The RNA shown here (transfer RNA) has 73 nucleotides and comes from a Rhodospirillaceae bacterium. It was read from a public genome assembly. It matches the Rfam family "tRNA". By type it is a transfer RNA.

RNA sequence: GGGCGAUUAGCUCAGUUGGUAGAGCAGCUGACUCUUAAUCAGCGGGUCCGGGGUUCGAGUCCCCGAUCGCCCU
Numbered sequence: 001g002g003g004c005g006a007u008u009a010g011c012u013c014a015g016u017u018g019g020u021a022g023a024g025c026a027g028c029u030g031a032c033u034c035u036u037a038a039u040c041a042g043c044g045g046g047u048c049c050g051g052g053g054u055u056c057g058a059g060u061c062c063c064c065g066a067u068c069g070c071c072c073u
Base pairs, nucleotide, nucleotide: 001072002071003070004069005068006067007066010025011024012023013022019056027043028042029041030040031039049065050064051063052062053061
């Protein structure tokens, strides 16, 4: 220098053919328990890496950039 992949909740990851963003774990509250753990019920937490474009509508499509990983040179 070139190619490919990844980036979404605190963490690990889903998200179909573009149509109002989810799960598990973690956290908080309550129940249960002598207490803790476990279990059960509930709650909170996100402008989806940044910018621009297309579209009535973008996590999703297109362009540029950033970071990380792998391969080639």